[in-house]
RNA sequence: GAAGGGCCCGGCGAUGGGGCUCGCCGUAACCGCACCGAGCGGGUGCUGAUGGCCUCUACCUGAUG
Numbered sequence: 001g002a003a004g005g006g007c008c009c010g011g012c013g014a015u016g017g018g019g020c021u022c023g024c025c026g027u028a029a030c031c032g033c034a035c036c037g038a039g040c041g042g043g044u045g046c047u048g049a050u051g052g053c054c055u056c057u058a059c060c061u062g063a064u065g
Stems, first nucleotide, its partner, number of pairs: 009026005016056006032046005
């Protein structure tokens, strides 16, 4: 010095906000799925505002006034 470990703090978990909670990361964590294409590039299609629970907002569907 590097790897690794501890503490504090911060960040992240495929589209927004809040509460609770779980996991991950320290420049990393993270950046959905299926099909076609020899692979890449590219093309087509599908689910979801959550990591999970509750809720607000937006969007979609149905019913009623």

About this RNA
The RNA shown here (Fluoride riboswitch aptamer (crcB RNA motif)) has 65 nucleotides and comes from Streptomyces scopuliridis RB72. Its mean pLDDT, the model's own confidence on a scale to 100, is 81. Lineage of the source: Bacteria > Bacillati > Kitasatosporales > Streptomyces > Streptomyces scopuliridis. The RNAcentral record of the sequence draws on Rfam.